The RNA shown here (transfer RNA) has 72 nucleotides and comes from Glyphis glyphis. It matches the Rfam family "tRNA".

RNA sequence: GUUUUGGUAGCUUAACUAAAAAGCGUCGGCCUUGUAAGUCGAAGACCGAGGGUGCAAGCCCCUCCCAAAACA
Numbered sequence: 001g002u003u004u005u006g007g008u009a010g011c012u013u014a015a016c017u018a019a020a021a022a023g024c025g026u027c028g029g030c031c032u033u034g035u036a037a038g039u040c041g042a043a044g045a046c047c048g049a050g051g052g053u054g055c056a057a058g059c060c061c062c063u064c065c066c067a068a069a070a071c072a
Stems, first nucleotide, its partner, number of pairs: 001071007010024004026042005048064005
C1' cells in the first nucleotide's frame, strides 16, 4: 500500500430496516453478629464520526477515524 473483518453500557457480547437486550460489574433493600455467597430491585449505551437512501437505519450505501488478520 491492497483486501477482509470488527467498533453498541465500566467490561464481554446480542439485536431479519419497525420499543436498543443479556451476562459480569456498580448502587440500594432483604438475609448474616459482620463480610462473602444467595435473593429482590434500580441506574447506566441517542449504537466510532459525518453524510445519503428510505414512512422508518444499530442494521443498507458513501467518505473518514481506530483496531485486528491476510497478502504485498